[in-house]
RNA sequence: AGUUAGCGAGACAAUCGCUAUUUGAACAGCUUAGCUGGUCACGUAGAGGAAAGUCCGGGCUCCACAGGGUAAGAGUGCCAGGUAACACCUGGGAAGCGUGAGCUUACGGAAAGUGCAGCAGAGAAUAGACCGCCGAUGAUUCAAUUGAACACAGGCAAGGGUGAAAAGGUGCGGUAAGAGCGCACCGCGUUAUUGGUAACAAUAAUGGCAUGGUAAACCCCACUCGGAGCAAGACCAAAUAGGUCUCCACAUGGUGCGACCCGCACGAGGGGACGGGUAGGUUGCUUGAGGCAAGCGGUGACGUUUGUCCCAGAUGAAUGAUUGUCCUCGACAGAACCCGGCUUAUCAGUUAACU
RNA sequence: GCGAGAUAGCUCAGGCGGUCAGAGCGUCGGAUUCAUAACCCGGAGGUCGAGAGUUCGAGUCUCUCUCUCGC
Numbered sequence: 001a002g003u004u005a006g007c008g009a010g011a012c013a014a015u016c017g018c019u020a021u022u023u024g025a026a027c028a029g030c031u032u033a034g035c036u037g038g039u040c041a042c043g044u045a046g047a048g049g050a051a052a053g054u055c056c057g058g059g060c061u062c063c064a065c066a067g068g069g070u071a072a073g074a075g076u077g078c079c080a081g082g083u084a085a086c087a088c089c090u091g092g093g094a095a096g097c098g099u100g101a102g103c104u105u106a107c108g109g110a111a112a113g114u115g116c117a118g119c120a121g122a123g124a125a126u127a128g129a130c131c132g133c134c135g136a137u138g139a140u141u142c143a144a145u146u147g148a149a150c151a152c153a154g155g156c157a158a159g160g161g162u163g164a165a166a167a168g169g170u171g172c173g174g175u176a177a178g179a180g181c182g183c184a185c186c187g188c189g190u191u192a193u194u195g196g197u198a199a200c201a202a203u204a205a206u207g208g209c210a211u212g213g214u215a216a217a218c219c220c221c222a223c224u225c226g227g228a229g230c231a232a233g234a235c236c237a238a239a240u241a242g243g244u245c246u247c248c249a250c251a252u253g254g255u256g257c258g259a260c261c262c263g264c265a266c267g268a269g270g271g272g273a274c275g276g277g278u279a280g281g282u283u284g285c286u287u288g289a290g291g292c293a294a295g296c297g298g299u300g301a302c303g304u305u306u307g308u309c310c311c312a313g314a315u316g317a318a319u320g321a322u323u324g325u326c327c328u329c330g331a332c333a334g335a336a337c338c339c340g341g342c343u344u345a346u347c348a349g350u351u352a353a354c355u
Numbered sequence: 356g357c358g359a360g361a362u363a364g365c366u367c368a369g370g371c372g373g374u375c376a377g378a379g380c381g382u383c384g385g386a387u388u389c390a391u392a393a394c395c396c397g398g399a400g401g402u403c404g405a406g407a408g409u410u411c412g413a414g415u416c417u418c419u420c421u422c423u424c425g426c
Base pairs, nucleotide, nucleotide: 001355002354003353004352005351006350007349010326011325012324013323014322015321016320018046019045020044021043023041024040025039027037028036029035030034048332052343053342055341056340057339058338059337060229061228062227063226067262068261069260070259073225074224075223076222077221078092079091080090081089082088093107094105095104096103097102108220109219113218114217115214116213130160131159132156133155134154135152137151138150140149141148142147168186169185170184171183172182173181187209188207189206190205191204192203193202194201195200233283234282235281236280243274244273245272246271247270248269254266255265256264290309291308292307293306294305295304296303297302356426357425358424359423360422361421364380365379366378367377373411382398383397384396385395404420405419406418407417408416
């Protein structure tokens, strides 16, 4: 000067205040020896690493079982593990970047098929002759030793130019001039052996072969996926109009919340239109795939054993105000069912290892 | 918890990528008219919300962020 992984979130003291809760006291009510309600007192606890975005995965609840299958749709995409699960995490491989520690990857398939590549350029995949290189022949001119210029049968795609991309790359030989035409090395394909669970890697042999690019283009392949969501649901109280009309049907129509089929269950109701009432209270609601410490196993994510701790549950929405001291002068920012991730925002400071 | 949108001063098209940006109203100028309006002609005016990525190329495809609206 960098790279990687953490800790962190102003601190301390006092006074008053807010929410939940154990215990205690008195009071009130009642269905009377118990229950409920509020009040007071002491104690205990009280927002985050992202509580945010709502991008993923689940737990849990409901739809009878969410049973079997199909189509559509959606998602993932190197290999092996971790996990309740994942598009997450860990380790490894490949390609690329970096002097390096390290970092990035939306990483299957282009010979299953279809599509696309403007302009430029001769030509963009059954893809080419613009500038050029060679040149049988001609007889015209110049030169007078080869040769140079012109016309032109034919040959070439090595050189130059255009372009994001142009018929593998470098070198040597060969040829009229060239070209994997031949050779060496590299690249690519095939086969075999070795190492590895595998992705892959190495070696050897062989083939002059080149499978143009693009799939966050359509698509193909492999794997996964019922739906809806705490405003899910359950209970209580109260009120209205247990309303009116219409269609199908009465032991089989139908119903069973994404489409269809099978199975199964229920079975006298089911569908539609208009209109009215209530939207209040309790619960779900916090003991968990939980935290911390130590040991053991593992490269690691993580697993396991023992011990220990209880750590917010509001509902018009709880932690605020004042004073004093210190200082590195404090950012981003407030739970609303819970948990595991990802992404975004971010202050002072600090620890460890590596280049 | 769910669904949409952002393009000229305003209201809106566009979109299975073709190198581009349109229409109407408004605005400026010209012509016409005694003068104005109407009508006619011609212009100007655009980081397609922001950033990153894929691709030869992104207004369009993908991801993240910001703002607005609705249930």